[in-house]
This is a predicted structure of a 132-nucleotide RNA (c-di-AMP riboswitch aptamer (ydaO/yuaA leader)) from a Syntrophomonadaceae bacterium.
RNA sequence: UUAAUAAAAACGCUUAGUCUGUAUAAUAACAGAACGGGGGAACCGAAUAAUGGGGUGAACCAUAUUUUAAUGGGGGGCUACCUUUAGGCCCUAAUCCGUCAGCUAACUUCGGAAGCGUUUAAAGGGGGGCCA
Repeated sequence: UUAAUAAAAACGCUUAGUCUGUAUAAUAACAGAACGGGGGAACCGAAUAAUGGGGUGAACCAUAUUUUAAUGGGGGGCUACCUUUAGGCCCUAAUCCGUCAGCUAACUUCGGAAGCGUUUAAAGGGGGGCCA
């Protein structure tokens, strides 16, 4: 000097998933708030049956057959001020309800976790600092 790995802090990312108060030596716990989801009239909508049906979520569809997980389309995320464009890198899971739920005012009810470590450029806009 370069590359890789590990740890800590700061900062940042996916996501609704962060914050405040009480309490405690501290944690837990409890109570709230930001934010997020479900149920639930009229009107409207809806073959209302069968292989049941439905919710959260980007996480669906098609083709192919080596019976594994490939290809494509669609959808979602990151690329460190924001937006757009281009390029690059990824994800397309999981889980819950239990025969039952369209929308839905009032009303009612629940969640408020977990897991990670990216940075190429142009245009437009915005913000800050320094010097004169």
Model confidence (mean pLDDT): 79 of 100.